Notes
Small-subunit ribosomal RNA from a Bacillota bacterium, 1538 nucleotides, folded computationally. Taxonomically the source falls in Bacillota (Bacteria, Bacillati).
């Protein structure tokens, strides 16, 4: 390395839908995971999280930022010192002195405090509008930089000095508020002093550093600080300067960041100097001058979306998708704009303008900004309390107490989301009730329940009660988590599937309704698909639906796809840019590839540990992560440099080939006209014609001439050429390619996005040509129609120059270059060999160019050195159909158009390729009364029947192209019958069952059409005594129905078709439908057989076995038969008697290509012949393979569901099925002389017969009547016609024909009116052979004569037999129709009675256009200019400094004003983008049964199609070129096989 065995660990499922069926492209769909969700139905508990995703709409109202009195002055409150003013008492006559009363300023103590003053307010918290940007991420950088509070190290803090607000007066205002005077403090504010290591200038030094340059030490000059508070006091907090850090902030810069190219160019501070100005600070940030430059196809610019990112969903991963909680950055704060202040802001809870909205107003002017908490409207499918606490964490201010804090930290409400729990456990079978289903047996719900026995989590109640706070107090959650008693199965289960994907099926109701439905599809009477019940399945405090994003999709393919024909190769080509590159050495180390540092925040994730009883949760430790930063190596590949080399590429020199290319010139046949001649009645043309032309002389045809186009034959899957294309012949210019050579150069090479150029045919612009052809266009045909195939004509075009156009089936549907990777075999050009007289042939080689083919590829067709085969490299396309190569915009054109190239919508598909069929006005090859040759019919009449229509009260119902129609029906007057009417009946005309009673049934009578119905009478049955039969009358289960559906079914039957087919096992091919076999060469009626052969074999079928029938044998002999004998007859098998003959019916022989010749392959077999009663399955019967037509039949009969139940049942009279203007089938009889009448006369064979057949004899002119012998039959009964034989008609509506009608009559029947059949007499129709069309038949057959049977009371032209007589033609398979076999095309598969395509009409839907009208969005030029920053500025105004010195002084430096620059807003004006919306138009899409046509697909009936043009209702016709992705059929070549 394979392999095995163990042991961790990570890991990628696919199904369903196009077809009859099968592979493959290809969409669509689903099963999976998630969520800040939201809806429906449903709801027990607890943790833990989470919650405006829409209106960055608006906002009542509370609160969210304040704090220091230890910076300062005031005020207030309590009280203490401390005692004025006054006034009281006492003394005193007073002054005035005690005495208490008062308590003021004032002092100092505590606390509060408006303000002045410091820090904080820029942090914390919102929220994503803005933003495609250094916004952010990631990694660097500032030698271009600032930093308050805090930490450390040094140094300092001397001396003045002048406001100011509070306060106080006065004044304005409604208010906000503001103004005047006065007066005071300070850690507020100023001056001055001092000063280094700070800064700033000059010098100089040293060290660094990639550079601009930094650092550091020196020397000189120059400049700038400061505050104090607290304390008894150490001391503390604090100022002021410097250095340092730490933490933050700014700035810069490499990468990385969406979507549209139907945005392709932008750009004037733009890109740079240079010098400024402004900052903390680098910069064109700004300004002044200069120079013109910078960006863009490695996507500027423009539009258009969008906060970015840690993560966070999904995925095997790669990726895709997202940025909600949490965390970093960001940008934003009602909208725009500005600045102040500050250490830090252009500041959410600051200032000031400007807009919108809002509010309060005394109309003069004020105020406001929840995108903090919580909450209110309003939007929205949708998202919470105006909750408690500063107890923890954290922030602010303070020396500290503290205070402040909707940050936070708790609680609330919502199954929004994760995670745990429970709603009971354990026994319990007569498997109770009860549903629900049932084949009525029984199954299921189902140990489920009930009922016993038990637990206490949840829960109710009760009692205890925490952590969380380093130490003293102090907990908002909270009396909560927890612990712990008692109680007691009680209070706690729904929701959604059950056709297939996909786990789970039964009833029932509904009937293309109603409705489901992700896809495929379910629902028109049995629906596992809709409802609804039961019952199963799934998950469960949820379930289901919707939306959304990943997957599954390898369906955007880097991992990990494609382009002959499914979607995809640009029409060809030069080519810049990119991409990619031959061989050898050297060298770099840029990619690569190893190691070492930094970074990649936490959180998340993953791996272990641990806290919550567990788990969600949450800690702790590890891990992991970048196309990052830097640093050290390694050098094969790749790259970059350098040398070198000849193999790729050229390149020279030497041939020879070609319709390569442009130009000029020249030639001959042909057509057309034109002139002349000959010469007549034509000619042309078609499928047949016309129109055309021609006696005014055509065509023809001789001679001569004019004039364009195109170049026959050679010519050839022959040749060039990049495609398009190039074809008489000579000249000129000119490109390209091969071969030989091996002399140059030395990698120059392949590709090629854009670009440029060339580019059939049509077309288009000028000019020119103009014989032929020939769109448009006239005419003639055709045809329903013909805007067309056909035909006469014919203009533009076809040609030539110049110029555009740029498109094709521009195709091998195959981009271009290299390189390997069997072979055989034809052409074309060119070399070498060998061999010869000879380049005749052979063998090799190179380059073209075709055929077979092998590995291999391929979905399969097929491609196979010319690759579609194995590999690289580079280009160009594809990514369901339809909409559509269509709008829009943009380039390009004179147009015509071209070229880029969507969307909304709709669809479950659209395809490619093979396979079975079917099919074809595709082809071979064969059969068949199919055709053809014959013969008789039907179609014309009248009749009979059947049927349609019509009518009716009903005219019952079914059959319906062959293959209904004299069919069911082999027989409707009543019955049949099922229809109508009209009268009755309701357990019923019929079955079973169980209670009562009674025989059964017979007769009479009334009604009545009859059933029916009322009265009356007579009469009692077997018995095993159990009961049975039979019957009535009452209730009830049930009967009944020719009522429906033959598309719910059985049987059974018709058809192709007695056609020769259909099929299987096993083997083989093929991924696979399936093929093979069974194709093929013969043969046959035949898949009959015979060969062959990847097939061997076998079943249903074909033949054969069976019946009958021709020829013989043998048995048998009545009722048959009669040769011999024999008896009788008028005759006679009538006797007697035989069984020989026919006959009869039973069992056997015979015929099988067996025999000969012949063909044929030695085969099967065929022809021919001999024998034979019969030859080549003898005739005929019966037998119908597999399947087709949802074929016929519910009315033969059976049967499933559905209706009906005083009627759709049933029972009766009468009527209907028989009607009749019509029209069809099928038969009859018939038009006549092959006949019709009379008259004589002969032969059958099959059959029938007891409610029958019915002799003899009589009768009647017949039907028939009377009559009754024989006969259940080789016994009695029946009976031939055509034919013959004679005789009549004489060609006529007749002696043809018989219909109709009239009288008489007879037969069956209860009954022949409607509606029978027959005799007789009488009438005597229509019809003289049948239009188009169509039928039978092939030998004892058509023809054509009777006979006989079934049905059947009676009725037969009809159906089913049976015999008499008895033909004609078949060359032959071109047609017509059916059908076998094999090919072939096919867009057809319910299968050509298929498919299908446009325009019209109607309905909806989305889209484009449109005079225009509306909005927005973003620059642009002018205009005006608010607030405020800079700049300027005079005669105005100022405390502090500083001068003279004293003023009513100047300076300094501020101010208000003004003046300019910038500038929001806001105006004006063109043009630009995007949107809405518009009379009206244009075309698409969609839509069970609208209309006109027939283009396409089979040669689709004129092959299709592309591109053009042109013309038409429309499909769509023509011209011109082109392509095969066209059938056939016939040559030709070539190639394959034996």
């Nucleotide at each position: 390395a394979a392999c095995u065995u163990u042991u961790g660990u990570c890991g990628g499922a696919g199904a369903g839908u196009u077809u009859g069926a099968u592979c493959c492209u290809g969409g669509c769909u689903c099963a999976g995971g998630a969520c800040g969700a939201a809806c429906g139905c449903u709801g027990g508990c607890g943790g833990c999280g989470u919650g405006c995703c829409u209106a960055a709409c608006a906002c009542a109202u509370g609160c969210a930022a304040g704090u220091c009195g230890a910076g300062c002055g005031g005020g207030g409150u309590a009280g203490c010192c401390g005692g004025a003013a006054g006034g009281u008492g006492u003394a005193g006559c007073g002054a005035u002195a005690c005495a208490g009363c008062g308590g003021a300023g004032g002092g100092g103590u505590a606390c509060c405090u408006a303000g002045c003053g410091g820090c904080g307010a820029a942090c914390g918290g919102g929220u994503g509008a803005g933003u495609a940007a250094c916004g952010c991420g990631u990694g660097g950088g500032c030698a271009a930089u600032c930093u308050g509070c805090c930490c450390c190290c040094g140094g300092g803090g001397g001396c003045g000095g002048g406001a100011u607000a509070a306060c106080a007066g006065a004044c304005c205002g409604a208010a906000a508020g503001g103004c005047c005077u006065g007066c005071u403090a300070a850690u507020a504010c100023c001056g001055c002093a001092u000063g280094a290591a700070g800064c700033c200038g000059u010098c100089c030094u040293a060290u660094c550093g990639c550079a601009u340059g930094a650092u550091a030490a020196g020397a000189c000059g120059g400049u700038a600080a400061a505050a104090g508070g607290g304390g008894a006091a150490a001391c503390c907090c604090g100022c002021c300067u410097g250095g340092g850090g730490a933490g933050g902030a700014g700035c810069c810069c490499g990468c990385g960041u969406c979507c549209c190219a139907u945005u392709a160019g932008c750009u004037a501070g733009u890109u740079g100097g240079u010098g400024g100005u402004g900052u903390a600070a680098a910069g064109g940030a700004c300004c002044a001058c200069c120079a013109a430059g910078g960006c863009g196809a490695u996507g500027a610019u423009g539009g258009g979306u969008a906060g970015c990112c840690g993560g966070c969903c999904u995925g095997a991963g790669a990726g895709g998708g997202u940025g909600a909680a949490c965390g970093g950055c960001c940008a934003c704060a009602u909208u725009g704009g500005g600045a102040c202040u500050g250490a830090g802001a252009c500041a959410c809870g600051g200032c000031c303008c400007a807009g919108a909205c809002u509010c309060c107003u005394a109309c003069g002017g004020g105020g406001g900004g929840c995108a903090g908490c919580a909450g209110u409207g309003a939007g929205g499918g949708a998202u919470u309390u105006u909750c408690g606490g500063c107890a923890a964490u954290g922030g602010g201010c303070g020396a500290a107490a503290g205070c402040c804090u909707g940050a936070c930290c708790g609680a609330g409400c919502g199954a929004c989301g994760c995670c745990g729990c429970g709603u009971g456990a354990g026994c319990g079978a007569a498997g109770a009730a009860g549903g629900c289903c049932u084949u009525c047996g029984g199954g299921u719900c189902g140990u489920a329940a009930a009922g016993c026995u038990c637990u206490g989590u949840c829960u109710a109640g009760g009692g205890g009660g925490a952590a969380g706070a380093g130490g003293a107090a102090g907990g908002a959650c909270g009396g909560u988590a927890c612990c712990u008693c008692u109680g007691g199965a009680g209070g706690a289960a729904g929701c959604c599937a059950c056709g297939g994907c996909u786990a789970a099926c039964u009833a029932c109701g509904u009937g293309c309704c109603a409705g489901c439905a992700g896809c495929c599809g379910c629902g028109g009477u049995a629906a596992u698909a809709c409802g609804u019940a039961g019952g199963u399945g799934g998950c469960g405090a949820g379930c289901g639906u919707u939306g959304u994003c990943c997957g599954g999709a390898a369906u955007u393919a880097c991992u990990g796809g494609g382009c002959g024909u499914a979607a995809a190769g640009g029409g060809c080509g030069c080519g810049c840019a990119g991409g990619c590159g031959g061989c050898g050495c050297g060298u770099u180390a840029a990619g690569u590839c190893c190691g070492g540092g930094g970074u990649g925040a936490a959180a998340u994730c993953c791996a272990u540990c641990g806290g919550c009883u567990c788990a969600a949760c949450c800690g702790g430790u590890g891990g992991g992560g970048g196309a990052c930063c830097u640093u050290g190596g390694a050098u094969a590949c790749u790259g970059g440099c350098g040398c070198a080399c000849u193999g790729g590429a050229g390149u020279g020199c030497g041939g020879g080939a070609g319709a390569g290319g442009g130009a000029a010139g020249c030639g001959g046949a042909a057509u057309u006209c034109c002139a002349c001649g000959u010469g007549u009645a034509a000619c042309g043309g078609u499928g047949a014609a016309a129109u055309g032309u021609a006696u005014a002389g055509a065509u023809a045809u001789g001679u001569g001439g004019a004039g364009g186009a195109a170049c026959a034959c050679c010519g050839g899957u022959g040749g060039c050429g990049a495609a398009g294309g190039c074809g008489g012949c000579u000249u000129c210019c000119u490109g390209g390619a091969c071969c030989g050579u091996a002399a140059c150069u030395g990698a120059c090479g392949c590709u090629g996005a854009g670009g440029c150029g060339c580019g059939a045919a049509a077309g288009c612009u000028g000019g020119g040509g103009g014989a032929g052809c020939g769109a448009a266009c006239a005419g003639g045909a055709u045809u329903a129609g013909a805007u067309a195939c056909c035909c006469u004509g014919g203009u533009a075009g076809u040609c030539c120059c110049a110029g555009c156009c740029g498109u094709a089936a521009a195709c091998c549907a195959u981009g271009a270059a290299c390189a390997c990777u069997a072979g055989g075999u034809g052409u074309g050009g060119g070399g070498g060999g060998u061999a010869u007289c000879g380049a005749c042939c052979c063998c090799u080689u190179c380059c073209g160019u075709g055929c077979c083919g092998c590995a291999g590829c391929c979905a399969a067709c097929g491609c196979a050195a010319u690759a579609a085969g194995u590999g690289u490299u580079c280009c160009g396309c594809c990514u369901g159909g339809g909409g559509a190569g269509u709008a829009c915009g943009g380039c390009c054109g004179c147009a015509a158009g071209g070229u880029u190239g969507a969307a909304a919508c709709u669809c479950a598909a659209a395809g490619g390729a093979a396979u079975u069929g079917a099919c074809g006005g595709g082809g071979g090859c064969c059969c068949g009364c199919a055709c053809a040759a014959g013969c008789g019919g039907u179609g014309g009449a009248g009749u009979a029947u059947g049927u349609g229509g019509u009518u009716u009260a009903a005219u019952u119902c079914g059959a319906a192209g062959c293959a209904a129609c004299g069919c069911g029906a082999a027989g409707a007057a009543c019955c049949u019958u099922a229809c109508c009417a009209a009268g009755g009946c309701u357990u019923g005309a019929c079955a079973u069952c169980g209670a009562u009673g009674g025989a059964a049934g017979g007769c009479g009578u009334c009604u009545g059409a009859a059933a029916g119905g009322g009265c009356g009478c007579c009469g009692c049955u077997c018995u095993u005594c159990g009961g049975a039969g039979c019957c009535a009358g009452a209730a009830g289960a049930c009967a009944g129905g020719u009522g429906g559906u033959g598309c719910a079914u059985g049987g059974c039957u018709g058809u192709c078709g007695u056609c020769a087919g259909c099929u299987c096992g096993u083997g083989u091919c093929g991924u696979g439908a399936g093929a093979u076999g069974u194709u093929g060469g013969g043969u046959u009626a035949a898949g009959u057989c015979c060969c062959g052969c990847a097939a061997c074999g076998a079943g249903c079928g074909c033949a054969a076995c069976c019946c009958c029938u021709a020829c013989u044998g043998c048995c048998a002999g009545u009722u048959g038969c009669c040769a011999g004998c024999g008896g009788a007859u008028a005759a006679a098998g009538c006797c007697g008697g035989g069984c020989a003959c026919u006959c009869u019916g039973g069992c056997g022989g015979g015929a099988c290509u067996g025999c000969c010749g012949g063909u044929g392959a030695c085969a099967a077999a065929c022809c021919g012949g001999a024998g034979g009663a019969a030859g080549g399955c003898g005739g005929g019967g019966a037998u119908g393979a597999g399947g087709u037509c949802a074929a016929g039949u519910c009315a033969u009969c059976a049967u499933g569901c559905c209706c009906u139940u005083u009627a759709u049942g049933c029972c009766u009279u009468g009527g209907g099925c028989u009607a009749c203007a019509c029209a069809c089938g099928u038969a009859c009889u018939a038009c006549a002389a092959u006949g019709g009448c009379c008259g004589g006369u002969a032969c059958a064979g099959a059959g029938g017969g007891a409610a029958g057949c019915g002799a003899a004899g009589g009768c009647g002119c017949g039907a028939g009547c009377c009559g009754g012998a024989g006969c259940g039959g080789a016994u009695c009964c029946u009976a031939a016609a055509a034919g013959c034989c004679g005789g009549u008609c004489c060609c006529a509506g007749u002696u043809c024909g018989g219909a109709u009608c009239g009288c008489a009559g007879g037969c069956u029947g209860c009954a022949a009116c409607c509606c029978g059949c027959c005799u007789g007499c009488g009438u005597g129709a229509a019809g003289u052979c049948g239009g188009a069309a169509u039928c039978g038949c092939u030998a004892g057959u058509a023809a054509u004569c009777u006979c006989g049977g079934g049905u059947c009371a009676g009725c037969a032209u009809a159906c089913c037999g049976a015999g008499g007589u008895g033909a004609a033609u078949a060359c032959g398979u071109u047609c017509c129709c059916g059908g076998g076999c094999c090919u072939u095309g096919u867009a057809c598969a319910c299968a050509c009675c298929g498919c299908c395509c446009g325009u019209c009409a109607c309905a909806c839907c989305a889209c484009g256009a449109a005079a225009g009208u509306u909005u927005g969005c973003g620059a642009u030029a002018c205009c005006c200019g608010a607030a405020g920053c800079c700049g300027g500025u005079g005669g105005c105004c100022c405390a502090a400094c500083c001068c003279c010195u004293u003023g009513c002084g100047g300076g300094a430096g501020g101010g208000a004003g003004c003046c300019g620059u910038c500038u929001a807003a806001g105006g004006u004006a063109g043009g630009g983008c995007a949107g809405a919306u518009g009379a009206u138009u244009g075309g698409g899409g969609u839509g069970a049964a609208g209309u006109c046509g027939u283009a396409a697909c089979a040669a689709g009936g004129u092959a299709g199609c592309c591109g053009u043009a042109u013309c038409g209702g429309a499909a769509g016709g023509u011209g011109c070129g082109g392509c095969u992705g066209g059938a056939u059929c016939a040559c030709c070549u070539c190639c394959u096989u034996u």
It was read from a public genome assembly.